[in-house]
RNA sequence: CGAGUAGAUCGCCUUAUCGCUGUUUCAAUUUGUUUUGAAAGAGAGGAAAGUCCGAACACCACAGUGCAGCGUAGUGGUUAAUGACCACCGGCCGAGAGGUCAGGAAAAGUGCAACAGAAAGUAUGUACAGGUAAUGCUGUAGUGAAAUCAGGUAAACUCUAUGCGGUGCAAUGCCAUGUAUACCAACGCUUGAGGGCGGCACGUUCGAUUGUUGGAGGGUAGGCAGCUAAAGUGUGCUGGUAACAGUACAUUCAGAUAAAUGAUAAGGGCUUUUAGUAUUAAAAGUACAGAAUUCGGCUUAUAGAUUUACUUAAGCA
Numbered sequence: 001c002g003a004g005u006a007g008a009u010c011g012c013c014u015u016a017u018c019g020c021u022g023u024u025u026c027a028a029u030u031u032g033u034u035u036u037g038a039a040a041g042a043g044a045g046g047a048a049a050g051u052c053c054g055a056a057c058a059c060c061a062c063a064g065u066g067c068a069g070c071g072u073a074g075u076g077g078u079u080a081a082u083g084a085c086c087a088c089c090g091g092c093c094g095a096g097a098g099g100u101c102a103g104g105a106a107a108a109g110u111g112c113a114a115c116a117g118a119a120a121g122u123a124u125g126u127a128c129a130g131g132u133a134a135u136g137c138u139g140u141a142g143u144g145a146a147a148u149c150a151g152g153u154a155a156a157c158u159c160u161a162u163g164c165g166g167u168g169c170a171a172u173g174c175c176a177u178g179u180a181u182a183c184c185a186a187c188g189c190u191u192g193a194g195g196g197c198g199g200c201a202c203g204u205u206c207g208a209u210u211g212u213u214g215g216a217g218g219g220u221a222g223g224c225a226g227c228u229a230a231a232g233u234g235u236g237c238u239g240g241u242a243a244c245a246g247u248a249c250a251u252u253c254a255g256a257u258a259a260a261u262g263a264u265a266a267g268g269g270c271u272u273u274u275a276g277u278a279u280u281a282a283a284a285g286u287a288c289a290g291a292a293u294u295c296g297g298c299u300u301a302u303a304g305a306u307u308u309a310c311u312u313a314a315g316c317a
Base pairs, nucleotide, nucleotide: 001315002312003311004310005309006308007307008306009305010304012268013267014266015265016264017263018262020043021042023040024039025038026037027036028035045288049299050298052297053296054295055294056293057168058167059166060165064202065201066200067199069164070163071162072161073160074088075087076086077085078084089103090101091100092099093098104159105158109157110156111153112152126141127140128139129138130137172225173224174223175222183215184214185213186212187211194206195205196204197203232251233250234249235248236247237246238245239244269286270285271284272283273282274281275280
């Protein structure tokens, strides 16, 4: 040099014209931030995807015991929390940098192992050899992943330890509009019907202008909030191997609602191919993909460019 391992950043750029949405300020207008205009500044990601996990937040009146169910599984640490992340130990893979692991228990019990082989469990006896009063009593070979009070397997059931309320922004709250606190039948009910508390049971609680089932009918589907200042982001310092924590300074970077965040033109950047001594020229392409309560992870997709640290067996100098 080449090849590789582990990270980080960007992921098209600039100008011009026109257009869309929010915010702030000003002017006019209006019952009314209603409507119009001007200016300033902002407007889709590293995954917004998957919906696999965890939480914030909201509601279920408040709280519990047991069983079932679900999750986790070396040791320690970090975090709001987790099945995530960091470090160390261990198994396996790699020459190595590194990668990967669903990493407790097989003497609590049950189950499973095709084919081959004589036989796959306290089962069985093929061939040869040794030995005994006798017996597969002992050894070797053979088959197989595994062959003599067997071992393997728990991402088989299970056991041990430990943890766990539910539903979800279509949560929830407020306002407006409108109607029928209505009708019929059966059963039941303060000797408690019925409802709530995860699935069941116990228990507990609410409970009479009441409940369950069936029939026949009436009204509504609108608007506002939730909705973006967040366990936020950036840089420095201190502590720590690290994940991360503390602290100082700075900063605000969509809030749409049938769903805005764009269109056109020109010039450039990068990649590929062809031609060419070179400068260069021409053509093609420019990834994966789009917010909808928010955040922390994991997983998946991804044309290419820049960069940091480390490894080096085979190959070249």
A computed fold for a 317-nucleotide RNA from Aestuariibaculum marinum, annotated as Bacterial RNase P class A. The coordinates come from a structure-prediction model, not an experiment, and the mean pLDDT is 76. Lineage of the source: Bacteria > Bacteroidota > Flavobacteriia > Flavobacteriaceae > Aestuariibaculum. Of the family's consensus pairs, 98% are formed in the model.